This is a predicted structure of a 71-nucleotide RNA (transfer RNA) from a bacterium. Its mean pLDDT, the model's own confidence on a scale to 100, is 84.
[in-house]
Parts: sequence; C1' cells; structure tokens
RNA sequence: GGGCCGGUGGUGUAAUGGGAGCACAAUGGAUUGCGAACCCAUUGGUCCGGGUUCGAAUCCCGGUCGGUCCA
Repeated sequence: GGGCCGGUGGUGUAAUGGGAGCACAAUGGAUUGCGAACCCAUUGGUCCGGGUUCGAAUCCCGGUCGGUCCA
C1' cells in the first nucleotide's frame, strides 16, 4: 500500500428498511439488627461526514479506528 471482517449505553451482546432490546454494572427504593442475596423502579447507546428512501443501526459513497490476510 491492497483485500476481507467489524465498530450499538460503563461492559458484553441482539435487532427482515418501519416501536433500539436483553444481561451484567451504576443510581434510587423495598427487605434486613448490619450486610450479602433476592425484589421494584430509573438513568444511559447506533464510530464520523454525505447520499438513497415517505422512513436508515440496517442499503450506497468517503473517512477513521480495531482485527486478519497478502505485498
């Protein structure tokens, strides 16, 4: 330098072009003699820019970062 794969809350991971979900964590509460565990509630996310579309996490283009292969 080129090919391929990937980037989603703090972490891990889903999501036929049409309500962004789950688990853990965090915060608040309930419980307890105190704590742990359990229970209830809440906060928080689509790598960046552009395009297509009535509608984009998803499709297209460019960039960037990571992995892998070739040189």
It matches the Rfam family "tRNA".